[in-house]
Context: one part of a larger RNA
RNA sequence: GCCGGGGAGUUCACCUCCACGGCGAGCUUAAGGGCUUUAAAGCCCGUAGGCGGAGGGAAACCGACAGGUCCGCAGCCGGGCCGCGAGGCUCGGUGAGGGACGGGGUCUGAAAGGGCCCGGAGUCGUGGGGGUGAUAACCAGAAACCGGGCGAUCUAGCCCUGGGCAGGGCGAAGCCGGGCGAAAGCCCGGUGGAGGCCCGAAGGGAUGUUGACGUGCAAUUCGCUCCUCUGACCUGGGGCUAGGGGCCAAAAGCCAAUCUAGCCCGGUGAUAGCUGGUUCCUCCCGAAAUGGGUCGCAGCCCAGCCUCAGGCGAGGUAGCCUAGGGGGUAGAGCACCGAUAGGGUGGCAAGGGUCCGAAAGGGCCCACCACCCUUUCGAACUCCGAAUCCCUAGGCUCCGUAGACCCUGGGAGACGGGCGUCGGGGGGUAAGCUCCCGAGCCGCGAGGGGAACAACCCGGACAGGGGUUAAGGCCCCUAAAUGCCGGCUAAGUGUUAACGCGAAGGGAGUCCCCAGCCUGAGACAGCUGGGAGGUAGGCUUAGAAGCAGCCACCCUCUAAGCAACGCGUAACAGCGGACCAGCCGAGGCUGGGGGCCCCGAAAAUGGACGGGGCUUAAGCCGGCUGCCGAUACCCCUGGGCCCGGCGUACACGCGCCGGGUUGGUAGGGAGGCGUCGCGGCUGGGUAGAAGCCGAGCCGUAAGGUUCGGUGGACCGGCCGCGAAUGUAGAUCCCGGU
Repeated sequence: GCCGGGGAGUUCACCUCCACGGCGAGCUUAAGGGCUUUAAAGCCCGUAGGCGGAGGGAAACCGACAGGUCCGCAGCCGGGCCGCGAGGCUCGGUGAGGGACGGGGUCUGAAAGGGCCCGGAGUCGUGGGGGUGAUAACCAGAAACCGGGCGAUCUAGCCCUGGGCAGGGCGAAGCCGGGCGAAAGCCCGGUGGAGGCCCGAAGGGAUGUUGACGUGCAAUUCGCUCCUCUGACCUGGGGCUAGGGGCCAAAAGCCAAUCUAGCCCGGUGAUAGCUGGUUCCUCCCGAAAUGGGUCGCAGCCCAGCCUCAGGCGAGGUAGCCUAGGGGGUAGAGCACCGAUAGGGUGGCAAGGGUCCGAAAGGGCCCACCACCCUUUCGAACUCCGAAUCCCUAGGCUCCGUAGACCCUGGGAGACGGGCGUCGGGGGGUAAGCUCCCGAGCCGCGAGGGGAACAACCCGGACAGGGGUUAAGGCCCCUAAAUGCCGGCUAAGUGUUAACGCGAAGGGAGUCCCCAGCCUGAGACAGCUGGGAGGUAGGCUUAGAAGCAGCCACCCUCUAAGCAACGCGUAACAGCGGACCAGCCGAGGCUGGGGGCCCCGAAAAUGGACGGGGCUUAAGCCGGCUGCCGAUACCCCUGGGCCCGGCGUACACGCGCCGGGUUGGUAGGGAGGCGUCGCGGCUGGGUAGAAGCCGAGCCGUAAGGUUCGGUGGACCGGCCGCGAAUGUAGAUCCCGGU
């Protein structure tokens, strides 16, 4: 892991609500007793007590409509019209229940006003939903706390009594001999054998190797290395100290593989706003992740949102139109407030600079202030001001007497939300960021498309079958056009709706449009030729000759030719250019706009349009026709639920017809299946029960049933009742494998 078995909302009391039943201004017995009985049950007593029958008030205390007015549903009665009739429409009356007034009780209050209550329905039983309490209250789970005991055979310290320490080295004091000295004493040679001395076995320890091992030889070992080895040494035996206690050369160390408070049992099923689990089926509806409060933020309460039941009885209304109101956003503006660039005018007591002056004082400039002109801005500016939005009313639409809206009551869940190149905002450089508002979707939504992909596009799935479309597609993978018409792109640009972009800035790439100018009196480009004279203009300068610089920039010959646009020279020279002509022969030049394309363009294994592959396309833009393509839409058949009509032994039912509906997590509601036991009725079984294995059939399902095999003695059906009643999960428990 798998298989089998076990395994989680229970019981009692009280409160509350619902259903059904009994009695009813009343209802009901409790303990206990009597009768009957195998027992359980049943019948009868038992009125103590309880609930109800009056409320208001803290209390003292006071103390209420058996109906005064109106509306009106169902029903009933009557009139009119329509219809052969059943009946329908309409008008009026009455009208249980219902509603609105009025009235009343009491409390408060000076009063006005206000609160609660009043025109009689409860109570007992059975079953069910919810709550609270009860040793636990759906099951499992702490870390802990407290009590009483058990432990010092491990280990820490101490006490008593024993044991152990190869060998080697160093050589203290003391002593002896010798030498020296006045002496104290010193020196030399021996002897001697001290020491928490040295080296190093046994013993004790445990430094490094971060070696081996690391399901080990071992829950701390093995190898090498290392420390110590006459001592504060090691060690046997016996004994003492105990849990907030011991012991500790002190590490919060050790106290039996356990220590920041041992272990065992008990309190104990501690508590856990946390975590995990919580067992059959079908049908109907179907959320929330918000607001307020909270020692509140992983919880809870109230409201909002879901569901179920009851009541009332006619309106409701998301969308649209019209009308009347509300508003200060987007935008815009600068009239106010504030900011703002340039200029002008004026002011200037105080600031800075400068000038005149001996000083006083004065002039000018800047700054500052005000105004004017032009200029730019603002969430907390507004002379203005939308679109939308909100409220109210009327109308339309749609829903509603097949009962909506609303009211009352029972049961919840939820109060971690998320997403988008949707829209509007606050914070932030930004974020698959954070905090709000509006709508949608996911959450709780399957199916088709987007290569794959909760929230993007299409579209809301009862079951089976057939057809048609949506989004998106139609070369192959791969269903459908290698479809048609026009244009663009040469980069493999692209083949990406978005998510998942590629920018500023560049491009005689190419296509299209517009404007201006030149052009058959010949444009543009190219080629050929000319490009002169006064003159090297004057000045300057060493020089200055078109071309360092300054001034001027004329005249002549001409088809044209600059007192020179560039290169060049020391200065000249030289080479081009402007300008002109010839050759050539039809468009050319400049500017602006648009489309596609190119550069800008760097990321980590080799790689991505999904891939193959695609170039007058299978790319991009525009147009057209057809086809493919979902659980969408339509059709057929069948089922569930709600409602209406009709029929039917009065049935909470069934049959037929019609309308609507049938995604779904948390959750609410309804109806069923199966297991075990009991009661009543009724069956099967040695000619083979239960159980097990296999197969067929029936039921939407839980399940049921039949046959065969096995097995070898019990087992069903129907109607009720009652449960320790359903397992795949809990690192669940036990067993097997």
Molecule: large-subunit ribosomal RNA, domain II
Organism: Candidatus Bathyarchaeota archaeon B24